[in-house]
Context: one part of a larger RNA
RNA sequence: UUGGGCGUAAAGGGUCCGUAGGGGGUUUAUUAAGUCUGAUGUGAAAUGCCGAGGCUCAACCUCGGAACUGCAUUAGAAACUGAUAGGCUAGAGCAUAGGAGAGGAGAGCGGAAUUCCUGGUGUAGCGGUGGAAUGCGUAGAUAUCAGGAGGAACACCGAUGGCGAAGGCAGCUCUCUGGCCUAUUGCUGACCCUGAGGGACGAAAGCUAGGGGAGCAAACAGGAUUAGAUACCCUGGUAGUCCUAGCCGUAAACGUUGUACACUAGGUGUGGGGGGAGUUGACCCCUUCCGCGCCCAAGCUAACGCGAUAAGUGUACCGCCUGGGGAGUACGGCGGCAACGCUAAAACUC
Numbered sequence: 001u002u003g004g005g006c007g008u009a010a011a012g013g014g015u016c017c018g019u020a021g022g023g024g025g026u027u028u029a030u031u032a033a034g035u036c037u038g039a040u041g042u043g044a045a046a047u048g049c050c051g052a053g054g055c056u057c058a059a060c061c062u063c064g065g066a067a068c069u070g071c072a073u074u075a076g077a078a079a080c081u082g083a084u085a086g087g088c089u090a091g092a093g094c095a096u097a098g099g100a101g102a103g104g105a106g107a108g109c110g111g112a113a114u115u116c117c118u119g120g121u122g123u124a125g126c127g128g129u130g131g132a133a134u135g136c137g138u139a140g141a142u143a144u145c146a147g148g149a150g151g152a153a154c155a156c157c158g159a160u161g162g163c164g165a166a167g168g169c170a171g172c173u174c175u176c177u178g179g180c181c182u183a184u185u186g187c188u189g190a191c192c193c194u195g196a197g198g199g200a201c202g203a204a205a206g207c208u209a210g211g212g213g214a215g216c217a218a219a220c221a222g223g224a225u226u227a228g229a230u231a232c233c234c235u236g237g238u239a240g241u242c243c244u245a246g247c248c249g250u251a252a253a254c255g256u257u258g259u260a261c262a263c264u265a266g267g268u269g270u271g272g273g274g275g276g277a278g279u280u281g282a283c284c285c286c287u288u289c290c291g292c293g294c295c296c297a298a299g300c301u302a303a304c305g306c307g308a309u310a311a312g313u314g315u316a317c318c319g320c321c322u323g324g325g326g327a328g329u330a331c332g333g334c335g336g337c338a339a340c341g342c343u344a345a346a347a348c349u350c
Base pairs, nucleotide, nucleotide: 004321005320006319007304008303012318014201015200016199017198021194022193023192025088026087027086028085029084030083031082033081034080035077036076037075038074039073040072041071042070049065050064051063052062053061054060091191092188093187094186095184096183097182098181099180103177104176105175106174107173108172109171110154115149116148117147118146119145120144121143125136126135162169163168206247207246208245209244210243211242215241216240220236221235222234223233258317259316260315261314262313263312266295267294268293269292270291271290272289273288274287275286276285299306300305323350324349325348332343333342334341335340
C1' cells in the first nucleotide's frame, strides 16, 4: 500500500464557525479535459513466454512469433464525470402570520434563612459527639421579642419538563439581543454538505489588578480516635467561593456514540404547534410536523445491548487506533505572568 476498525476491548477532536481541499439535485444545448474505440509511430538488444532447430539428451545456443499492458500523434464516440451557456424547484435560504422557552447581556426590585450589631425579657448553662473534649458563657451566653447592617443563594412551582453548538442556564420586573418550531406556499434559484490549517466560545480549580466577604471552607491550629492518625469525627479558621477587567484552555468537557442527508414494522408516555370530526363551550378522539423518554419487529453486535434520537441499510467529508510498561514522559518547537498546556519519541523491558 491493499485491508480492518473507533458505545464498553486501542481508537470520535470539548463545541461551533469557516479557508483550501474533497463531495454534490434536476433538465437542455455545446465542448471534448477525464473516459471509450480505431489507426500510425515508438516501446533497443538480451532475459521471460510460445513454436521450431543445433550440440548423443539436458543445461546451453540459434531462428521465428507473440508480447512489452507505456508514451506521442491522429481520426472518431458523447452515456457518465468535468467545463461553458441557458432553464427548473423536490436541497438551501428569504418573506408573511402565529407560538413556546432557567438561550445570552445589562439594570432594578423582593421575601425566607444564616451571621453580626443595638435594645428588652430572662438565668446557668450552651454547643458538640458513638462517647467526649477543645470552644462559647455570670464582663450575662444559649433561648425569646423588637430594630438595624451586610453578603451570598433563590424553598414551594419543579417534571421521567424546557432552552442552548458545547461548556451550561432557575426568585420577580424592565430594556437590548441570538436561535428554534408551525402554517401559507408568495420570492430567490443549487446559493448546498463536510472541513486539513485558522478563528471564536469553553465547568471547576488556578493566576494578575482593584473591590467585597454573610455562610461554607483547601492550607493551618487545637480537641478527640488510634499502636501511630500528617486522616475519617469535633471546635475554630485563611486563601478561595462573590463582583469588575484581563489571563489560563483543561475535565469521567460522557450518550465514554463526529457532522450532514436518505431509507427501513409497531406500541406507549410527555413538551410545543397545525389540521379535522364533534360540542353551548372545553376535554376525550382522528391526523400531521418538531423535540424529549420508555418497550420492542427486522437487522446488527463478541456479548452486554442498540433498535426511525440506530450501534440497522447506504452516501459524502473530517478526526482518531495498531500489544503492555517506559509515557501523554524526555528532547526540541509553539503558547502562558506563572501553574502548566499543545505537539511528541527512543533506549530498555515483559

Predicted 3D model of a 350-nucleotide part of an RNA (small-subunit ribosomal RNA, central domain) from Themiste lageniformis. NCBI's taxonomy places the organism under Eukaryota, Protostomia, Spiralia, Themistidae, Themiste. Model confidence (mean pLDDT): 88 of 100.